The prediction has a mean pLDDT of 85. This is a predicted structure of a 95-nucleotide RNA (Guanidine-I riboswitch aptamer) from Aliicoccus persicus. RNAcentral holds the sequence, with entries from Rfam.
RNA sequence: AACGAAGUUUUCUAGGGUUCCGCUCGAAAUGAGGUCAGGUCCGAGAGAAAACGCAGUGGCAACACUGUACACGGAAGGACAAAAGCCUGGGAGAA
Numbered sequence: 001a002a003c004g005a006a007g008u009u010u011u012c013u014a015g016g017g018u019u020c021c022g023c024u025c026g027a028a029a030u031g032a033g034g035u036c037a038g039g040u041c042c043g044a045g046a047g048a049a050a051a052c053g054c055a056g057u058g059g060c061a062a063c064a065c066u067g068u069a070c071a072c073g074g075a076a077g078g079a080c081a082a083a084a085g086c087c088u089g090g091g092a093g094a095a
Stems, first nucleotide, its partner, number of pairs: 007052006015042002020039002022036001023033003053068006070090001072093001076088003
């Protein structure tokens, strides 16, 4: 930039690990420890809130209102320091 509509983004949470900080151990180390409650960090399609977008209706228009439903789910693999309800994935499957 284009494409893209069970749309996108932001903030937060469930959850996650250990780069950094802190904490603990150690006489110390360019040592060790996440089976350290934590701060930074990652973080939900099926969690929360909001904004925008989209659709419909009304209106000359400005704009306003309504809607944006439903959703059980492995194993294996991938990234970042590492892991995860992250990504693969509304996947494979199931009903």